[in-house]
RNA sequence: AGAGUUUGAUCCUGGCUCAGGAUGAACGCUAGCGGGAGGCUUAAUACAUGCAAGUCGAACGGUAACAUGAGAGCUUGCUCUUGAUGACGAGUGGCGCACGGGUGAGUAACGCGUACGCGACCUGCCCUUAAUUGGGGAAUAGCCCUGGGAAACUGGGAUUAAUGCCCCAUAGUAUAUGUAUUGUAGGGAUACAUAUUAAAGGAUUUGAUCUGAUUAAGGAUGGGCGUGCGUGCUAUUAGCUAGUUGGUAAGGUAACGGCUUACCAAGGCGAUGAUAGCUAGGGGGCGUGAGAGCGUGAUCCCCCACACGGGUACUGAGACACGGACCCGACUCCUACGGGAGGCAGCAGUAAGGAAUAUUGGACAAUGCCCGCAAGGGUGAUCCAGCCAUCCCGCGUGCAGGAAGACGGCCCUAUGGGUUGUAAACUGCUUUUAUUAGGGAAGAACGACCUUCAUUAAUGAGGGUGUGACGGUACCUAAAGAAUAAGCACCGGCUAACUCCGUGCCAGCAGCCGCGGUAAUACGGGAGUGGCAAGCGUUAUCCGGAAUUAUUGGGCGUAAAGCGUCCGCAGGCGGCCCUUCAAGUCUGCUGUUAAAAAGUGGAGCUUAACUCCAUCGUGGCAGUGGAAACUGUUGGGCUAGAGUGUGGUAGGGGCAGAGGGAAUUCCCGGUGUAGCGGUGAAAUGCGUAGAUAUCGGGAAGAACACCAGUGGCGAAGGCGCUCUGCUGGGCCAUAACUGACGCUCAUGGACGAAAGCCAGGGGAGCGAAAGGGAUUAGAUACCCCUGUAGUCCUGGCCGUAAACGAUGAACACUAGGUGUCGGGGGAAUCGACCCCCUCGGUGUCGUAGCCAACGCGUUAAGUGUUCCGCCUGGGGAGUACGCACGCAAGUGUGAAACUCAAAGGAAUUGACGGGGGCCCGCACAAGCGGUGGAGUAUGUGGUUUAAUUCGAUGCAACGCGAAGAACCUUACCAGGGUUUGACAUCCUGCGAAUCUCCUGGAAACGGGAGAGUGCCUUCGGGAACGCAGUGACAGGUGGUGCAUGGCUGUCGUCAGCUCGUGUCGUGAGAUGUUGGGUUAAGUCCCGCAACGAGCGCAACCCACGUCUUUAGUUGCCGGCAUUCAGUUGGGCACUCUAGAGAGACCGCCGGUGAUAAACCGGAGGAAGGUGUGGAUGACGUCAAGUCAUCAUGCCCCUUACAUCCUGGGCUACACACGUACUACAAUGCUACGGACAAAGGGCAGCAAACUCGCGAGAGCUAGCAAAUCCCAUAAACCGUGGCUCAGUUCAGAUCGUAGGCUGCAACUCGCCUACGUGAAGGAGGAAUCGCUAGUAAUCGCAGGUCAGCAUACUGCGGUGAAUACGUUCCCGGGCCUUGCACACACCGCCCGU
Repeated sequence: AGAGUUUGAUCCUGGCUCAGGAUGAACGCUAGCGGGAGGCUUAAUACAUGCAAGUCGAACGGUAACAUGAGAGCUUGCUCUUGAUGACGAGUGGCGCACGGGUGAGUAACGCGUACGCGACCUGCCCUUAAUUGGGGAAUAGCCCUGGGAAACUGGGAUUAAUGCCCCAUAGUAUAUGUAUUGUAGGGAUACAUAUUAAAGGAUUUGAUCUGAUUAAGGAUGGGCGUGCGUGCUAUUAGCUAGUUGGUAAGGUAACGGCUUACCAAGGCGAUGAUAGCUAGGGGGCGUGAGAGCGUGAUCCCCCACACGGGUACUGAGACACGGACCCGACUCCUACGGGAGGCAGCAGUAAGGAAUAUUGGACAAUGCCCGCAAGGGUGAUCCAGCCAUCCCGCGUGCAGGAAGACGGCCCUAUGGGUUGUAAACUGCUUUUAUUAGGGAAGAACGACCUUCAUUAAUGAGGGUGUGACGGUACCUAAAGAAUAAGCACCGGCUAACUCCGUGCCAGCAGCCGCGGUAAUACGGGAGUGGCAAGCGUUAUCCGGAAUUAUUGGGCGUAAAGCGUCCGCAGGCGGCCCUUCAAGUCUGCUGUUAAAAAGUGGAGCUUAACUCCAUCGUGGCAGUGGAAACUGUUGGGCUAGAGUGUGGUAGGGGCAGAGGGAAUUCCCGGUGUAGCGGUGAAAUGCGUAGAUAUCGGGAAGAACACCAGUGGCGAAGGCGCUCUGCUGGGCCAUAACUGACGCUCAUGGACGAAAGCCAGGGGAGCGAAAGGGAUUAGAUACCCCUGUAGUCCUGGCCGUAAACGAUGAACACUAGGUGUCGGGGGAAUCGACCCCCUCGGUGUCGUAGCCAACGCGUUAAGUGUUCCGCCUGGGGAGUACGCACGCAAGUGUGAAACUCAAAGGAAUUGACGGGGGCCCGCACAAGCGGUGGAGUAUGUGGUUUAAUUCGAUGCAACGCGAAGAACCUUACCAGGGUUUGACAUCCUGCGAAUCUCCUGGAAACGGGAGAGUGCCUUCGGGAACGCAGUGACAGGUGGUGCAUGGCUGUCGUCAGCUCGUGUCGUGAGAUGUUGGGUUAAGUCCCGCAACGAGCGCAACCCACGUCUUUAGUUGCCGGCAUUCAGUUGGGCACUCUAGAGAGACCGCCGGUGAUAAACCGGAGGAAGGUGUGGAUGACGUCAAGUCAUCAUGCCCCUUACAUCCUGGGCUACACACGUACUACAAUGCUACGGACAAAGGGCAGCAAACUCGCGAGAGCUAGCAAAUCCCAUAAACCGUGGCUCAGUUCAGAUCGUAGGCUGCAACUCGCCUACGUGAAGGAGGAAUCGCUAGUAAUCGCAGGUCAGCAUACUGCGGUGAAUACGUUCCCGGGCCUUGCACACACCGCCCGU
């Protein structure tokens, strides 16, 4: 000293929370010792029992008990007598009991604190001084006698003492009265006169003395009373008061006083908070804090109050009295029922209450107090001990060495290994503490006695003697032995400290944020780490952090917060000069602010805590000197503030009266005919009884077009036709007058839009409510047709608005530019304009500065001064209650419980918008052909099933994984088998391997017989292979694609995505990448606080298109020969093949453009503006897809979720969808004849020719590992013939029969052929798909997979169109901008019921 938490991120505002310290604490776990402290915070609840205040015989009469002495009796160790002695029960008397001890109920008060005052007072015991202590008297308790009563207690009689009581005397005193003097002063002091008022003795010795008593004066101490100032909350308590305020008189008190009473007056207190209500003992201090403060008032000290609740006095120096009295009340106890007793908030203790607080201890040894001459007695004050980790402080639980880094635990591993950890074991050393034993204090001073000295006494000194609860304690010494001694909470961030297992939004954690839904460092346990330590955590409370009530030290445009505006009393603040005083202010000195505590410096306990000593305040209050600038006060003056006068001036400022025209509606009349009106479209409505339209006339009410303007006026609300009257304010000029007369303003007052209310008018238009028509799922709305209050006027209420500039008023200061309104001046002019200066208003831009930012910026949100109002997290709530106002509606004032961890402001980046701008795409449009209807194929859903294995699910799943399920595949089902396994490695034993035959079985798998003896060798054996056995292990298409790698899809071949440095911004971020052009393109150019760069674009790569060159076999052949045939010779010009090159770049020309980039047109060229097609997919998004291609973490199975076999299933079938094929026909079908490809494939292969078969195919067999041979006849097309619009010579499903092929095997479940059969279908609803040129459409061919199976897929060529005006709309995308309360981002958020 800060930190966490609002957001995707940021800055700010703002609350919540944490880290610190503290406690009279409590609870949980744990616990070795000592020292010092503390210990009913709750029930001021009730209390059993014991103790807590007595003492004095030196005041008194005495003798109940004890002891001693003496005497008597005798039983010789007992009884009796005797106040004689020590003493002493009960009693009289004195002093004390008013202290000490407890508690905090009451009290908001002179109760407390502080400072003063008493000329208005008292003070026992103590001290000092002076004086006195004379004479007498009457009683009474006790004791004795006698009564009453259960008891408590009490009646009567007789007798007696005193330091008890009374009388007289004396008096320098007091009281009362009077007189005089004195004092600043009221009841002060002094003197005089009159009257009244004192006493007590005791002890001791006979020398006196000591001690009491009385009076007076003084001191000291302790008290009483008064006053200034300070000392809680609430105004949702605003008025209170009759002894009340004052006076006179009397009474009363120690004393002043309405303290009390009578009379008189009508005062007194209060917004500077009376009265009322709630709460509370106050202070020194204590806790915290840097301080200012805030909180608190245990222990210790001071004061107050109280003593079962309430009241009263008595005694006394002192009480209205804790352990006194009386009365009332409640409660408890005793009782013989008639009556009595009691008061722990003293110390212990009990019950109760409570989270919670101790022993019915020892001692008067010390320190004090009371009594006493003293000895001494008393003392639950006190000193000590006991209990309690309640707090503070100290000590210990060992120290050193010791690596095989042991065992064990835990964790990680493919292996080593890591950690616990020098920790342990082991070796050496020490002995604090605990234990045992021995020694052993200080705290003791006094007292009594004796002695001595100072002449004696008091007093001091010396000697010996007696006194310790604590306590045989502290302390010291010795012994033995590491021996007797460690826990608690935490470990996601804040906050130091991490892993495994278990659990699976469960159990639980949590101070805040938040963890937990199968890999939890956050739950529970283990191990380990960090922390503190005889304690550690939790809970509660206080301060701090919190500048989060802000005096120090905050704010109010938008975060909470400026009253709607003005006037204005009190209050606060206030211009210039001279002067006075000294209240504020400053300053010197003095007093006080108790002690303790705290600070500083020391000292004593071994240290510390603790205790002691010394010292010190800033500050407060009071007194007394001084200063006079400032504030204030007094007196005088001034004119710059303010006001007045004079002369001008602008204006929808206000009130009243009069007048005006346009429009609207209604009425009357004319013309005129079928509609009008209204809407997105309609309908309700009006109209043939004549509307709407139009013309003329009339009536009514309301509002005043154009001018009209970020123009004017007003305090604000607000004010707009014209004229007149009355009236308020402003501005300018001038400088005559007054002379600070000013500013602000709680309470108060006035004004105050619209709506609303009351009364009376008025009522054209508009128009809440209401009615009807539409819209809609509904539509109590938006739209339409009507329409009442109201809107208007007069009078009176209401008193609120986003009453806003969301910005209180006043004054001063601090750059400017520019527009406009109202004045004045200068210059200029005939004049107007223009130009310059200036005052006042109203806008805009902007500097400094301010601000969280936005923004404000001489009209401040800048810099200052003064005054007022207001704010303190969100919700609850401007609600409830109370009060006031109001006719009502309601307004003003204005909470709490409870609940949340946020709510909020500004700005940023995205995403989004049925916002805007620009642009692109087969996106639409323009076209062509389809799908959706039919049949079939295929995939999916669903259903079914023993199983119909699994995955893919909007685009981006659905002829997808699967480039091909009869068995196999195969993962599924049923049944039958195997268990180190079908497969890999290691070990042991046996056997070569292997082959043949027989046999059970559906096969897997068994049972049996035989053949066979290999290779290398150092002769031991070894290698491969097979069988058997053992354990490590194998195996899993089991789960998790939301644990992953890799791969892939998609946005999208869209033009984007970023970085470095710089700059701007507090920051997130921005800039660059935006802008002007251009492009297919972030393509390029220009501009620019940016300059560069990277991934993308483009290019580089492949194919096709032209040419050149090289090379000609299997290719080609013009020319020369030859043949049925490029068949052969020959040749390589051409085609072609396949290598290398060329070519295209807006290069050239013209135009447009900024002379740029580029675009348009043209030339040349095979090709022209990316030549065409492909490959190529940026940063990222979708927890997209895939654990079943593969790899892989974790979890799961292990005679099974592994593995083998047979059979079945993946091929099911009321149905729904996707994708295809074939069609519905004549641009066709069919029969025959004829023509032209490209690209591929081929040895477990392609297969020619030939023969057979209608055919599928079969047989036989050349050629070819292929520019050579084969698959291999391409088809659409062309020619000719037929069909003639029909379910057909279309279409071909389905079914039957007979065959073929592959294969171990075509039943479930293959393909093909021939013959026969001949279904639906006549161009397909809503909807929807593809395509922009060699494209669509259409036609066939080939390949991969593959034993066989292709309408699928991947390629190949043939024929070969139509259309695009254009970008309004639909979909998707890009850039810029705007709004946003969204950020999981509109499939969002969120409101009501």